[in-house]
Context: one part of a larger RNA
RNA sequence: CGUAAGAGCAUUGCGAGGAGCCUUCCUUAGUACGAGAGGACCGGGAAGGACGCACCGCUGGUGUACCUGUUAUCGUGCCAACGGUAAACGCAGGGUAGCCAUGUGCGGAGAGGAUAACCGCUGAAAGCAUCUAAGUGGGAAGCCCACCUCAAGAUGAGUGCUCUCAUGGAGUAAAUCCAGUAAGGUCACGGAAAGAAUAUCCGUUCAGAGGCGCUAGGUGUAAGUACAGUAAUGUAUUCAGCCGAGGCGUGCUAACAGACCGAGGG
Numbered sequence: 001c002g003u004a005a006g007a008g009c010a011u012u013g014c015g016a017g018g019a020g021c022c023u024u025c026c027u028u029a030g031u032a033c034g035a036g037a038g039g040a041c042c043g044g045g046a047a048g049g050a051c052g053c054a055c056c057g058c059u060g061g062u063g064u065a066c067c068u069g070u071u072a073u074c075g076u077g078c079c080a081a082c083g084g085u086a087a088a089c090g091c092a093g094g095g096u097a098g099c100c101a102u103g104u105g106c107g108g109a110g111a112g113g114a115u116a117a118c119c120g121c122u123g124a125a126a127g128c129a130u131c132u133a134a135g136u137g138g139g140a141a142g143c144c145c146a147c148c149u150c151a152a153g154a155u156g157a158g159u160g161c162u163c164u165c166a167u168g169g170a171g172u173a174a175a176u177c178c179a180g181u182a183a184g185g186u187c188a189c190g191g192a193a194a195g196a197a198u199a200u201c202c203g204u205u206c207a208g209a210g211g212c213g214c215u216a217g218g219u220g221u222a223a224g225u226a227c228a229g230u231a232a233u234g235u236a237u238u239c240a241g242c243c244g245a246g247g248c249g250u251g252c253u254a255a256c257a258g259a260c261c262g263a264g265g266g
Base pairs, nucleotide, nucleotide: 001153005164006163007162008161009160010159011158015150016149017148018147021049022048023047024046025045026044027043033038051107052106053105054104055103059101060100061099062098066094067093068092069091070090071086072085073084074083075082076081110145112144113143118138119137120136121135165266167179168178169177170176184261185260186259187258189203190202191201192200209253210252211250212249213248214247215246217243218242219241224237225236226235227234228233
């Protein structure tokens, strides 16, 4: 911009993409077959491999400053206690959320349809024969459908429901143009299990974000003081102290103030 007014929500599916895999074991059955050796079709059941989708309850990884330990050096006057730097975490031990796999769950189902090679039935031309000429069956990981996803710019622009509809000005009384509006939308503001920008989604009083309180969880027993020890240190107070993203609650803070677009009777 179009979809012959302007909008919101929900849909149909022309069509497109994905998937489609394989192995072993048990049973049927040591049966059919075969002199024996060997050894099935068909059907039923179980386990697995690779691949794919999703998720983080479990097992683990990461988790750049969440906790702790520690070396050197500088600083806060000194002790103690802390902070900075040591190549984009000084080194080291752990680790919430998120993300992830090596972890977990699920998937490849169909007694469907039409067929290929091939196998048939009936059957003439050609008194026989012949699957074919008329007619009529079976038959594949392949084709169509079925399963999952997208999908009306499918210009062939589909469908349903709901909402808004007779303001002002210019113009000849019109066509037409302009302005302000309706439903609705955009910006703005606060954000996100959404994200390169954009888009999407949520919120502005229905607790959405931050703060605060409690808590799951992480780290691992803070500082100060007292006691023991010459001291390093240990013990008690103390499963303490501290803490990012998680959960519940609470209006304490800021979502204020606003601006713009958007029909005119199709």
Molecule: large-subunit ribosomal RNA, domain VI
Organism: Cyanobacteriota bacterium